[in-house]
Context: one part of a larger RNA
């Protein structure tokens, strides 16, 4: 010195990135148990007592004539130990907020999550020899189903809702009209050849789907302004002018898993607080199924705080096994 174990005087998280890791907590029985809650729950919430042994005594069950025996239940006395759920087994607990409802599901060897699924929802396509999807194809799946079915895409229990915009892109309709391919047409033209012909060109004109054009459509892709003035302290602007847009972010929410200045400013909590709670809106750059606010219950998932309890720590120390080192 290093592993893995044990035990430690005060303290008790001061350690750290961050209680990591260790310590504690742990069973049955009884008493007791908030907030909130989708009324199930939250609960083993919390927090407490009690358990070993002997006498006695009440009083239940089965057996027995009876004594008693077996086995439950109280209630009073009392004895021993440092230690009575004596050893092994064997929950630490409580508040606050983010995130996702939830039970599962992943990166087989560095990420288990706020990631994916979900039941719900919505919009879409498909009338059956269905759409899709695998095959060159026959064929097969979809389906021995049949729109309460099946395929595709979004969102993602629940509770309240989900504004405006069809100008761009997409999709869906549109018996007109533009333009347009092969084709058809064949007016005129050229070669060639005495000619018939052979043989190139080739203009009107008709010609589909697509594209222009007209409309629809956003829980489709995606978008939701700017300058200037104005109230009888100031300050603000409820109002008022312009400009541009297709429209100019509506409810909720906000320094946010989103705020650059920013350790924003005030409040709480600490003696002290870039983090945490609550609160203001100046939202560099939330916003409504690329869903917006909530949300009991649930989570090896994050953040902040307290109680407990500890060797993490003040600051180390001893011991025990095994390396390690030293000799042989």
């Nucleotide at each position: 010195c290093c592993a893995c174990a044990u035990u430690u005087a005060a303290g008790g998280a001061a350690c750290u990135c961050g209680g990591c890791a260790a310590a504690a907590u742990a069973c049955c029985u009884c008493c007791g148990u908030a907030a909130g809650u989708u009324c199930g729950c939250g609960a083993g919430a919390a927090g407490g007592a009690g358990g070993c042994c002997c006498g006695u005594u009440c009083u239940g069950u089965a057996g027995g004539c009876a004594a008693c025996u077996a086995u439950g239940g109280g209630g009073c006395g009392g004895g021993g130990g440092c230690a009575c759920a004596a050893a092994c087994c064997a929950g630490g607990g409580g508040g606050u907020g983010g995130c996702g409802a939830c039970u599962g599901u992943u990166u087989a060897c560095u990420u288990a999550a706020a990631a994916c699924a979900c039941a719900g929802g919505g919009c879409u396509c498909u009338g059956c020899g269905a759409a899709g999807u695998c095959g060159u194809a026959a064929g097969a799946c979809g389906a021995c189903g049949u729109a309460u079915a099946g395929g595709g895409u979004c969102u993602g229990a629940c509770g309240c809702c989900u504004g405006c915009c069809c100008g761009g892109u997409g999709c869906u309709g549109g018996a007109a009209g533009g333009u347009u391919a092969a084709a058809a047409g064949g007016a005129g033209g050229g070669g060639u050849g005495c000619a018939a012909g052979c043989u190139c060109c080739g203009a009107a004109u008709u010609g589909a789907a697509g594209c222009c054009c007209c409309a629809g459509u956003a829980a489709a892709c995606g978008g939701c302004g700017g300058c200037c003035g104005u109230a009888a302290c100031u300050a603000u602007a409820a109002c008022g002018g312009u400009c541009c847009u297709a429209a100019g972010g509506u409810a909720g929410c906000g320094a946010a898993a989103u705020u650059c200045c920013u350790u924003g400013u005030c409040g709480g909590g600490u003696a002290a607080g870039u983090u945490c709670c609550g609160a203001c809106c100046u939202g560099c750059a939330c916003g409504a199924a690329u869903g917006g606010c909530g949300u009991a219950a649930c989570g090896a998932c994050c953040u902040c705080c307290c109680c407990g309890c500890u060797g993490u720590c003040u600051c180390a120390a001893a011991u025990g096994u095994g390396g390690a080192c030293u000799c042989a």